[in-house]
Context: one part of a larger RNA
């Protein structure tokens, strides 16, 4: 000098604590393990694997099994020989893949290109090894931390600077000081949100004027106002008291739309974890070479005694259903979005106006408020589950898709022993877009509506930082 301690001192963190919702008990969904399977591809594995690569497994995807096929190959680039065809259309045989017949007859600068076939070189592997690796992540952790020049102390390892004394979200900053600097990190610059000006007004706005109508910015028209785009101010402990070494700072106030990092994001030192991916890609090495490559069908990844993980949807009356009514944001659309009308009890089906969109659409937001009913019951709760009957998309829903309606109506009456998350527009709870995508959402990413409780404190658990002390450890 690390590292460690069920050593000490200081200090943070939803870490306890106070609080609110949950999980764990049911059902369903999803994932995993385990078991089966010809095959149930492969990786992920405390935290940091388990709604995870998958932002969409019926075929394709697809690596995996069974089976029928090809072997300069399904992909590239050379070299040399040979051809008159090839794609694509029909037809026949077949699970297809592919083989056979007919059809068909391409540009050209006339050099050839392109096609097809032989032969060599070589393709080709999601084939091992993430303990050979590039990259990229993911953790400690947005924790306050890691270091380096020169100097100076030590024979050396090394220390010093970074320790002390304040103070901070911070190695922020201020004072002292054998240090003086510096450099990655800390903040700040970037985005977004909160305010207010200015400048513009078209596809957004509509106050005053005016026309029109049952109504409706519908029109003339306006730029006040909302909002859009583009600039700019704004906040900086700048001001005022207390407190402090009269420094850093901190506590109250004012003013102000925000107040002491205003909220959120993007951003992640030196490094740990031979962490995690050779299946994203790239890659060295080793294997495979009529196959471990590559083409088809079918099938599997959907299999189910059991167990776990993360979800969902309940169990009710602060509730369920019936009628009526109100107020959003962000987003998406031509191989698309689709209104009105019209057929159906629903999915949805007909014809389709408008609209590459601040114009038209998708599109009524839904908890919510008016009213009513039902009265604590396994029920008008709760919806699995099963039959019937349709719709949809697709070459194709039988393994194996989603959605309508009518029937049927099972567990469930708040869940041990533990455990998750969350300090404010946040928990909760309510609906709404969106990618993937032919079709399939209770995931995933986003958006907005309504909106709390609590926090005395840091004794304890956990994880973390400084400083110090012990060690037989490196």
């Nucleotide at each position: 000098u690390g590292a460690c301690g069920g050593g000490g001192g200081c200090c943070c963190g939803c870490a306890c604590a106070a609080g609110c919702a949950g999980c764990g008990g049911a059902g369903u969904g999803u994932g995993u393990u385990g078991c089966u399977u010809a095959a149930u591809u492969c990786g992920a594995u405390g935290c940091a694997a388990c709604g995870c690569g998958a932002a969409g497994a019926a075929c394709c995807u697809u690596a995996c099994c069974u089976g029928g096929g090809c072997u300069u190959g399904a992909c590239a680039u050379g070299u040399g020989g040979g051809g008159a065809a090839a794609a694509g259309c029909c037809g026949u045989a077949g699970a297809g893949a592919u083989a056979c017949g007919g059809u068909g007859u391409c540009c050209u600068u006339c050099g050839g290109g392109g096609c097809c076939u032989c032969a060599c070189a070589c393709a080709g592997g999601u084939g091992g090894u993430g303990c050979a690796u590039g990259g990229c992540u993911g953790u400690c952790g947005u924790c306050a931390g890691c270091u380096c020049g020169u100097g100076u102390c030590g024979u050396g390892a090394g220390a010093u600077g970074u320790u002390g004394g304040g103070u901070u979200a911070a190695g922020u900053c201020c004072c002292g000081c054998a240090a003086c600097g510096a450099g990655c990190g800390c903040a700040a610059c970037c985005c977004u949100u909160a305010u207010u000006c200015u400048a513009u007004g078209u596809u957004g706005c509509c106050a005053g004027c005016g026309g029109a109508u049952u109504a409706u910015g519908c029109c003339g028209g306006g730029g006040a106002c909302u909002c859009g785009u583009a600039g700019a101010a704004g906040a900086c402990u700048g001001c005022c008291g207390g407190g402090g070494u009269c420094a850093a700072c901190u506590c109250g106030g004012a003013g102000g739309a925000a107040g002491g990092u205003g909220g959120g994001g993007a951003c992640g030192a030196c490094g740990u974890c031979a962490a995690g991916u050779c299946a994203u890609c790239a890659u060295g090495c080793c294997c495979c070479u009529u196959a471990u490559g590559u083409c088809c069908a079918g099938g599997g990844c959907u299999g189910c005694a059991a167990a776990c993980a993360c979800a969902c949807u309940a169990c009710a009356a602060u509730g369920g259903c019936c009628g009526g009514u109100a107020c959003a944001a962000a987003g998406g659309g031509c191989u698309g979005c689709a209104a009105a009308c019209u057929c159906g009890u629903g999915a949805g089906g007909g014809u389709g106006a408008g609209c590459g969109a601040a114009u038209c659409c998708c599109a009524u937001a839904a908890a919510g408020c008016c009213g009513g009913u039902c009265u604590c019951a396994g029920u008008u709760c709760g919806g699995a589950u099963u039959g019937g009957a349709g719709g949809c998309u697709g070459c194709a829903a039988c393994u194996c898709g989603c959605c309508u309606c009518c029937a049927u109506g099972a567990a469930g009456c708040u869940g041990g022993a533990g455990u998750u998350g969350c300090u404010a527009g946040u928990a909760a709870u309510c609906c709404c877009g969106g990618a993937u995508c032919a079709g399939c959402a209770u995931g995933c990413c986003g958006g907005g509506g309504u909106g709390a409780a609590u926090a005395c404190g840091u004794u304890c658990c956990c994880g973390g930082g400084c400083c110090u002390u012990g060690u037989a450890c490196g």